Predicted 3D model of a 142-nucleotide RNA (SAM riboswitch aptamer (S box leader)) from uncultured Tenacibaculum sp. NCBI's taxonomy places the organism under Bacteria, Pseudomonadati, Bacteroidota, Flavobacteriales, Tenacibaculum. It matches the Rfam family "SAM riboswitch aptamer (S box leader)". About the family: The SAM riboswitch is found upstream of a number of genes which code for proteins involved in methionine or cysteine biosynthesis in Gram-positive bacteria. The model forms 97% of the base pairs in the Rfam consensus. The sequence was found by an Rfam model in a public genome assembly. Its mean pLDDT, the model's own confidence on a scale to 100, is 76.

RNA sequence: UUGUUAUUACGAAAGGUGGAGGGAAUAGACCCUACGAAACCUUAGCAACCCUUUGUUAAUACUGAAUCUUACAGUAUUUCAAAGAAGGUGCUAAAUUCUACUUUAACACUGAAUUUAUUUCAGUAUUAUAGAGAGAUAACUC
Numbered sequence: 001u002u003g004u005u006a007u008u009a010c011g012a013a014a015g016g017u018g019g020a021g022g023g024a025a026u027a028g029a030c031c032c033u034a035c036g037a038a039a040c041c042u043u044a045g046c047a048a049c050c051c052u053u054u055g056u057u058a059a060u061a062c063u064g065a066a067u068c069u070u071a072c073a074g075u076a077u078u079u080c081a082a083a084g085a086a087g088g089u090g091c092u093a094a095a096u097u098c099u100a101c102u103u104u105a106a107c108a109c110u111g112a113a114u115u116u117a118u119u120u121c122a123g124u125a126u127u128a129u130a131g132a133g134a135g136a137u138a139a140c141u142c
Stems, first nucleotide, its partner, number of pairs: 003140006013043005021032003026100004044092003049088002051084005058078007096134001101131002104128003108124006
């Protein structure tokens, strides 16, 4: 760098150097920042992806004994759950800051139709839900 899978509304700081930006990309909004942005260094913390241990979850395979049927024990691999935090990462403002594409629903307005009605259809806007896309992180992989 390529691809796959999982997670992505919880959580977690201070000091030094630095000196104007930052919140991924495009666009729109909004927010942080000289009461010091980005970046780098040090220490601390959060989490539990890899990792370690345990087990009354589930499946598969092998072995033992038994052998009419059947049930039992052990080992290994994967899965599930719990605990841990030495190491490998990651992270420590705001939901991935929010929105953009699609579905459904509610509500408001406008227009048309006819059934003149608590009707039907279409469009616009707002809110909510469910997905998609893109991003981020981890493990595996090319």